[in-house]
RNA sequence: GAUAAAGGCAAACCUUGUGAAAACAAGGGGCGCAAAACUAAAGAGCCUAAAGCCAUUAGGGCCAGGGCAGUCAGUUACCGAA
Numbered sequence: 001g002a003u004a005a006a007g008g009c010a011a012a013c014c015u016u017g018u019g020a021a022a023a024c025a026a027g028g029g030g031c032g033c034a035a036a037a038c039u040a041a042a043g044a045g046c047c048u049a050a051a052g053c054c055a056u057u058a059g060g061g062c063c064a065g066g067g068c069a070g071u072c073a074g075u076u077a078c079c080g081a082a
Base pairs, nucleotide, nucleotide: 001079008033009032013028014027015026016025017024018023031070037075038074039073043072044071045068046067047066052062053061054060
């Protein structure tokens, strides 16, 4: 980062499964992405709150060791016009 080339990934949603949830996996699907590759107590931020603790007469609060990298970020990589 181009009216390039060779390719890559795959949002929402649907089906099945896992999970307390957030979310994840597989299949379909294609919104988009020049890193939408890798990295999660070891940079920041965000989501959930089972268990636990606190409180209460039943509503709730706190909390990550659970998640998100397609939130920013760190690291690595293909091609080579301006």
This is a predicted structure of an 82-nucleotide RNA (c-di-GMP-I riboswitch aptamer) from a marine sediment metagenome. Its Rfam family is "c-di-GMP-I riboswitch aptamer". Its family is annotated with cyclic-di-GMP binding in the Gene Ontology.